Predicted 3D model of a 375-nucleotide RNA (Bacterial RNase P class A) from a Gammaproteobacteria bacterium. Rfam family: Bacterial RNase P class A. By type it is a ribozyme. Taxonomically the source falls in Gammaproteobacteria (Bacteria, Pseudomonadati, Pseudomonadota). Its mean pLDDT, the model's own confidence on a scale to 100, is 76. The model forms 97% of the base pairs in the Rfam consensus.
RNA sequence: AGAGUCGGUCGGGCAGUCGCCUGGAUGCUUUGUCCAGGAGGAAAGUCCGGGCUCCCAGGGCACGGUGCCAGGUAACACCUGGGCGGCGCGAGCCGACGGAAAGUGCAACAGAAAAUAUACCGCCCGGGCCGUGACAAGUUUAUGCUCACAGGUCCAGGUAAGGGUGAAAUGGUGCGGUAAGAGCGCACCGCGGCGGCGGUAACGAGGUCGGCAUGGUAAACCCCACCCGGAGCAAGACCAAAUAGAAAUCCAAUAACGCGGCCCUCGUUGGAUUUGGGUAGGUCGCUUGAGUCUCACAGUGAUGUGAGUCCUAGAUGAAUGACUGCCAUCGAUCACAAGAUCGCACAGAACCCGGCUUACAGACCGGCUCUUUAG
Numbered sequence: 001a002g003a004g005u006c007g008g009u010c011g012g013g014c015a016g017u018c019g020c021c022u023g024g025a026u027g028c029u030u031u032g033u034c035c036a037g038g039a040g041g042a043a044a045g046u047c048c049g050g051g052c053u054c055c056c057a058g059g060g061c062a063c064g065g066u067g068c069c070a071g072g073u074a075a076c077a078c079c080u081g082g083g084c085g086g087c088g089c090g091a092g093c094c095g096a097c098g099g100a101a102a103g104u105g106c107a108a109c110a111g112a113a114a115a116u117a118u119a120c121c122g123c124c125c126g127g128g129c130c131g132u133g134a135c136a137a138g139u140u141u142a143u144g145c146u147c148a149c150a151g152g153u154c155c156a157g158g159u160a161a162g163g164g165u166g167a168a169a170u171g172g173u174g175c176g177g178u179a180a181g182a183g184c185g186c187a188c189c190g191c192g193g194c195g196g197c198g199g200u201a202a203c204g205a206g207g208u209c210g211g212c213a214u215g216g217u218a219a220a221c222c223c224c225a226c227c228c229g230g231a232g233c234a235a236g237a238c239c240a241a242a243u244a245g246a247a248a249u250c251c252a253a254u255a256a257c258g259c260g261g262c263c264c265u266c267g268u269u270g271g272a273u274u275u276g277g278g279u280a281g282g283u284c285g286c287u288u289g290a291g292u293c294u295c296a297c298a299g300u301g302a303u304g305u306g307a308g309u310c311c312u313a314g315a316u317g318a319a320u321g322a323c324u325g326c327c328a329u330c331g332a333u334c335a336c337a338a339g340a341u342c343g344c345a346c347a348g349a350a351c352c353c354g355g356c357u358u359a360c361a362g363a364c365c366g367g368c369u370c371u372u373u374a375g
Stems, first nucleotide, its partner, number of pairs: 001371010012327007020038007040346001044357002047355005052232004058264004064227004068082005083097001084095004098223002103221002105217002120163002122159003126155005131149003137146003171189006190212001191210004197204002236284004246275006255269004291310001293308006330343005
């Protein structure tokens, strides 16, 4: 100097004029005056977890969720640290990470064969037939015979090393051995058993024995461990007003109902369906919190404890805005410079909080890794 990787901060500021909402003070015929505040890092998605509200409470099964270990947290499918596996030269990143020896299912096509598997090509031994006399040997006057096989073909047997097919072929590499081969034997790796060492644990390194095999897939059904009521602020509570404290049918205490399904327990006394009528206005819920920030201590860390500090929207068809000027960052154009002009992302609270995911122009700060150069 370049490239990369991880973490953090900002993502506009100041002033003036006018307009709006909330709270407080003052004033009040005058309807004003003053003070304080007013949309995010994701407010988005509605994907998890809760607080809160209602349904009487409790137990079980099923449904559903999670899935290495240990911690954090109110809790979690989140976060932190560690283990194992994969990617990367590395810093780092990713993981749907329990079980295939409980059972069932699936793997197209190709291939001999895809799980109580097996021989397509090939290699080797034996026999028959054809051919040759190339190689080696014997015999014969010669033809030829014995014999041989660089060959071809058929039958029968051995083989799973080599080749082919496939995503995957039944342990891998090497050496020896064999008619040719094969854990057939050996060495190392892998796999299994045993017992000890380190670690809270997941797991790790090593020792010893055994030639040793029972592939893959659970983001297929399933099995195992742990967790698990439902609905939601349009929840719900109160006030005011109005109407029809209406009607019909069925069931009815051995019945019915009680906010996902089924059963048990418990509770209540009516329940279900249909027709018809009235209201849909206001107040609360509604913002002081598992709260923000600073410092110290403990901890590898998430975080916890203590002390201090601050109060930062509460609208309800929906306020938080418009204009002007200056400043700041960056980009583009013009320009020697100075400077001028134009533009600047994703995007708007609605009960609240902790996370995750997605979108994002630009700027700044820091840690670490790799490459190059100079000293």